This is a predicted structure of a 483-nucleotide part of an RNA (small-subunit ribosomal RNA, 3' major domain) from an uncultured bacterium. Its Rfam family is "Bacterial small subunit ribosomal RNA". Its family is annotated with ribosome and structural constituent of ribosome in the Gene Ontology. The prediction has a mean pLDDT of 83. The RNAcentral record of the full RNA draws on ENA and SILVA.

[in-house]
Context: one part of a larger RNA
RNA sequence: UGACGGGGGCUCACACAAGCGGUGGAGCAUGUGGCUUAAUUCGAGGCUACGCGAAGAACCUUAUCCUGGGCUUGACAUGCAGGGAUUAGCCGGCGGAAACGCCGGCGACGCCGCGAGGUGGAACCUGCACAGGUGCUGCAUGGCUGUCGUCAGCUCGUGCCGUGAGGUGUUGGGUUAAGUCCCGUAACGAGCGAAACCCCUGUGAUCAGUUGCCAGCGCGUCAUGGCGGGGACUCUGAUCAGACCGCCGGCGUCAAGCCGGAGGAAGGCGGGGACGACGUCAAGUCAUCAUGGCCCUUAUGCCCAGGGCUGCACACGUGCUACAAUGGGGCGGACAGAGCGUCGCCAGGCCGCGAGGCCGAGCUAAUCGCAAAAAUCGCCCCCCAGUUCGGAUUGCGGGCUGCAACCCGCCCGCAUGAAGCCGGAAUCGCUAGUAAUCGCGGAUCAGCACUGCCGCGGUGAAUGUGUUCCUGAGCCUUGUACA
Numbered sequence: 001u002g003a004c005g006g007g008g009g010c011u012c013a014c015a016c017a018a019g020c021g022g023u024g025g026a027g028c029a030u031g032u033g034g035c036u037u038a039a040u041u042c043g044a045g046g047c048u049a050c051g052c053g054a055a056g057a058a059c060c061u062u063a064u065c066c067u068g069g070g071c072u073u074g075a076c077a078u079g080c081a082g083g084g085a086u087u088a089g090c091c092g093g094c095g096g097a098a099a100c101g102c103c104g105g106c107g108a109c110g111c112c113g114c115g116a117g118g119u120g121g122a123a124c125c126u127g128c129a130c131a132g133g134u135g136c137u138g139c140a141u142g143g144c145u146g147u148c149g150u151c152a153g154c155u156c157g158u159g160c161c162g163u164g165a166g167g168u169g170u171u172g173g174g175u176u177a178a179g180u181c182c183c184g185u186a187a188c189g190a191g192c193g194a195a196a197c198c199c200c201u202g203u204g205a206u207c208a209g210u211u212g213c214c215a216g217c218g219c220g221u222c223a224u225g226g227c228g229g230g231g232a233c234u235c236u237g238a239u240c241a242g243a244c245c246g247c248c249g250g251c252g253u254c255a256a257g258c259c260g261g262a263g264g265a266a267g268g269c270g271g272g273g274a275c276g277a278c279g280u281c282a283a284g285u286c287a288u289c290a291u292g293g294c295c296c297u298u299a300u301g302c303c304c305a306g307g308g309c310u311g312c313a314c315a316c317g318u319g320c321u322a323c324a325a326u327g328g329g330g331c332g333g334a335c336a337g338a339g340c341g342u343c344g345c346c347a348g349g350c351c352g353c354g355a356g357g358c359c360g361a362g363c364u365a366a367u368c369g370c371a372a373a374a375a376u377c378g379c380c381c382c383c384c385a386g387u388u389c390g391g392a393u394u395g396c397g398g399g400c401u402g403c404a405a406c407c408c409g410c411c412c413g414c415a416u417g418a419a420g421c422c423g424g425a426a427u428c429g430c431u432a433g434u435a436a437u438c439g440c441g442g443a444u445c446a447g448c449a450c451u452g453c454c455g456c457g458g459u460g461a462a463u464g465u466g467u468u469c470c471u472g473a474g475c476c477u478u479g480u481a482c483a
Base pairs, nucleotide, nucleotide: 001483002482003480004479005478007477008476009475010474011473012472013471015467016466019430020429021428022427023426026321027320028319029318030317031316032315033314034312035311042053043052065307066306067305068304069303070302071301074130078129079128080127081126082125083124089106090105091104092103093102094101095100109120110119111118112117132296133295135294136293137292141290142289143285144284145283146281148279153192154191155190156189157188158187159168160167161166172183173182174181198273199272200271201270203241204240205239206238207237208236209235213230217228218227219226244267247261248260249259250258251257323423327382328381329380330379331378332377333376339370340369341368344363345362348359349358350357351356389420394415395414396413397412398411399410400409436459437458438457439456440455441454442453
């Protein structure tokens, strides 16, 4: 100087408390351990691995995954030497599961040249140099990332103090979300962080209108901005305004600032995002990529078929659906936002109980479509029962994608209807448009195991002004036999 303490002081954080909903019990989905296996490819491992790399494992993907078949100058790049027109490309045959191997036929290109022919590059063959490796080392690395932590800290120049390590500044008094600001001060300044600048959202103005509007006029319709037209409103999207403790009162050291009030769409950082200091964990990744070293080079490279990554007596994590009556079912009525769409989204009509099929309009999309939003509201049924709860499992029949659904896809119909009556010890999230609850969209994608993830809106709480305790953290101080 740090680190640590079942030392102290001050102060924060859904850390506890207060409160709401869960997990731990059930069934299923998914990841992991284990076990099994010819193989169940690899990585991730307290917090910070375990719906993680996977934003799509039937083949492909896919990999020293396994079994089997095959290829070696190789699936891919560059160069050299030799060969020669038998070559590229196309067609056919045989073996084969394919890859591959063998055979036959047609048959090119540039330049010179009337032609014969000569010559050359790509390609091919032979040989060489090399290619190739998701093989090893994240304890050789770059890059990227997690975490402490959006925590308020980490440092420097000069000066001063100290023999020195180092200290001071950065401590102290107030204040703040903040090393934020004020005051004090052997310090005076400065940098990286905090804040601000950036984006979204909340109010308004201006500008602009193939979306919106009978708002005022006209036309038309059973009806609809459907049409003329309008630039009012809603909206869209560009510029600007607006919030600064600016105003008033009180408190405060005449300070920084705090409390209350007015005005205001909004206050005292308005809400959210992007943004992550010096560093820590030899944290993670050689399998995204890059890269040193090492290793394999008829193979640890390359191609193919089939299988595996989906195996199941178990164990754990994360979720979904429930156990019902603020519920389940039927019929009817209403209200979003954000997205996506031409190999696509598909209106409408017809067929089918349905998944879906056939026909087919529009839309390269504020013009058309996906599309119905759902919870909600009205009426009716159920009457507390393992049930009109719950939907696992299984049987049969069918649909769709795809070369192909046996291993191993999704969906529909009928039948079957399991466990489950609110969950031990323990444990998680959340402070407001949040939790809870309800549906909608997207990426990946032929299809899909998506209940995941990323977004979007609808309905919409309770509790807390306390810091004793648990966890983590900041500043000062104290002890230390630790570094």